[in-house]
Parts: sequence; structure tokens; C1' cells
RNA sequence: ACUUGUAAAAGGCACACCCUUCGAAAGGAGGGGUCGCAAAGCCACCGGUCUACGGAAGAGUCCAAGACAGCGGGGUUGCCAGU
Repeated sequence: ACUUGUAAAAGGCACACCCUUCGAAAGGAGGGGUCGCAAAGCCACCGGUCUACGGAAGAGUCCAAGACAGCGGGGUUGCCAGU
């Protein structure tokens, strides 16, 4: 440095679910848990998805400024190993 991740080691994260807590909700935080993950570290920039307190409607719906980085892309930093 790499359009690399077959094997190993050191370690890391933590789905569902449960408890506490914040929130209108989606969802977040802490603890347990361990489905999985080589960026499942970080950033809502692009697409997508979720929610709708509030607002607009007033044929049953629409709207993100709220969320999701463990939906994809992109940006950025990084461990071990390999080349």
C1' cells in the first nucleotide's frame, strides 16, 4: 500500500427477548442476554425504511424538522492476519 479475510490468536461488538429508564411514537440510554458481525467503530451526504406529538386535509390520507449506521451506497478512522 491492497476491489485481500481461508485458517489462527489477542481482544471487541451484541439481534430477539427480559428488567429499569427517557420519549407522543418510531426509537434511545443502562443492566442481563447472545442471533449474528471484519468495521455490527464513527458521520443522516444519497437512496430506502419506520414514526406522526404537531401541522395540513376532512373518504380514512399526506407532511420530518423526529428516528434507523445491525437496509444498501458513500465518507472517515482503526485491530489482527495475509499478500